[in-house]
RNA sequence: GGAGUCGGCCGGGUGAUCGCUGCAUUGCGCCCCGAAAGAGGCAAAAUGGAGAGGAAAGUCCGGGCUCCGGCGGACGAGGUGCCAGGUAACGCCUGGGGGGCGUGAGCCCACGGAAAGUGCAACAGAGAGCAGACCGCCCAAGCGCCGGCAACGGCGACGGCAAGGGUGAAAGGGUGCGGUAAGAGCGCACCGCGCCGGUGGCAACACACGGCGGCACGGCAAACCCCACCUGGAGCAAGGCCAAAUAGGGGAAGCAGCGGUCCCGGGCGCAGGCCCUGGACUGCAGCGCGGUCCGUGCGCGCUUCCGGGUAGGCCGCUCGAGGCCCGUGGUGACACGGGUCCUAGAGGAAUGAUUGCCCUCGACAGAACCCGGCUUACAGGCCGACUCCAUCU
Numbered sequence: 001g002g003a004g005u006c007g008g009c010c011g012g013g014u015g016a017u018c019g020c021u022g023c024a025u026u027g028c029g030c031c032c033c034g035a036a037a038g039a040g041g042c043a044a045a046a047u048g049g050a051g052a053g054g055a056a057a058g059u060c061c062g063g064g065c066u067c068c069g070g071c072g073g074a075c076g077a078g079g080u081g082c083c084a085g086g087u088a089a090c091g092c093c094u095g096g097g098g099g100g101c102g103u104g105a106g107c108c109c110a111c112g113g114a115a116a117g118u119g120c121a122a123c124a125g126a127g128a129g130c131a132g133a134c135c136g137c138c139c140a141a142g143c144g145c146c147g148g149c150a151a152c153g154g155c156g157a158c159g160g161c162a163a164g165g166g167u168g169a170a171a172g173g174g175u176g177c178g179g180u181a182a183g184a185g186c187g188c189a190c191c192g193c194g195c196c197g198g199u200g201g202c203a204a205c206a207c208a209c210g211g212c213g214g215c216a217c218g219g220c221a222a223a224c225c226c227c228a229c230c231u232g233g234a235g236c237a238a239g240g241c242c243a244a245a246u247a248g249g250g251g252a253a254g255c256a257g258c259g260g261u262c263c264c265g266g267g268c269g270c271a272g273g274c275c276c277u278g279g280a281c282u283g284c285a286g287c288g289c290g291g292u293c294c295g296u297g298c299g300c301g302c303u304u305c306c307g308g309g310u311a312g313g314c315c316g317c318u319c320g321a322g323g324c325c326c327g328u329g330g331u332g333a334c335a336c337g338g339g340u341c342c343u344a345g346a347g348g349a350a351u352g353a354u355u356g357c358c359c360u361c362g363a364c365a366g367a368a369c370c371c372g373g374c375u376u377a378c379a380g381g382c383c384g385a386c387u388c389c390a391u392c393u
Base pairs, nucleotide, nucleotide: 001389002388003387004386005385006384007383008382009381010380012358013357014356015355016354017353018352020051021050023048024047025046026045029042030041031040033038053364057375058374060373061372062371063370064369065235066234067233068232077231078230079229080228081227082096083095084094085093086092097111098109099108100107101106112226113225117224118223119220120219134165135164136161137160138159143156144155145154146153147152173191174190175189176188177187178186192215193213194212195211196210197209198207199206200205239315240314241313242312250306251305252304253303254302255301257284258283259282260281261280262279263278265276266275267274268273286298287297288296289295322341323340324339325338326337327336328335329334359362
């Protein structure tokens, strides 16, 4: 100098004028309680100070909070899936192991079980799950044919082989030597693999440590399944408080009315019985049309009080698993201790508009109960650590 990897940070700046939404102080004016003093509430205006993000997004995980449900257990369903740690918790993060990619810094991986069972594999191919023989290689033995008196020689597949070629995503270890008719873990050495033991490690796992086994047990579990662990449901329109007018087939009391049963007294009648005054107890919202629902007609007394609910208002609402700095412990995620700071809280929804100047000319994008993550979008810029290449000293 060039090319790259990882981590952290910023996300136009600065004035003027006019607005918008909370908060604090003062407070014109008003409401309400009260005899008053005074307390409480609303509030014009003024002043001061604050006012979107790194993702506020997707709503994909996890938690707080709220209501409902729940003795416990089992089944089912859903999720997670190498190991250890962190955390309120997680499918997140950190460290480690294994596999893959890269010269490297570094990056990527749903990474338990396929020797429990069931299942799947298009096309191609001889053969794809009880492996297989198209091309090819070989005639040692046996067999067939030919030659030969014979020994034997030659040819061959319906015989032997699985090296080499070919198909496929995948063809039942690799290299070499021996061996053979040709071959082959057929034998051997090394590598690989499996099992048992040992050593190291908390563990995953590792080992050019030992022994055994010629080698069996191909792939797919984001197919069913098995194993281990986790999980109650709904969500701030959660939920709580105050509470008007009107309506109400919610409740209570009082008065009135209409009935029923019984009783005292009186009247009428020969009698069964009927009528009147009064008292006690008690009932009173349905009944029609219609098979039923819906619908519809009539009726359902008056007064007072209470309760529920609606409109409306208030709370939940932002100080929190909080931010920053320092120290200690830890490889780290993080934890602990000390100091310091307060940073939107609306509710049809404010955070803006018009301009001046400057620059590198400005991307993605707008809170709606809160927090921890993940993922996705993003013009441009800054800082730090590291890697590779080239050159110079």

About this RNA
Predicted 3D model of a 393-nucleotide RNA (Bacterial RNase P class A) from a Gammaproteobacteria bacterium. Its Rfam family is "Bacterial RNase P class A". Rfam describes the family as follows. Ribonuclease P (RNase P) is a ubiquitous endoribonuclease, found in archaea, bacteria and eukarya as well as chloroplasts and mitochondria. By type it is a ribozyme. Gene Ontology terms of the family: dimeric ribonuclease P complex, tRNA processing and ribonuclease P activity. The sequence was found by an Rfam model in a public genome assembly. Its mean pLDDT, the model's own confidence on a scale to 100, is 78.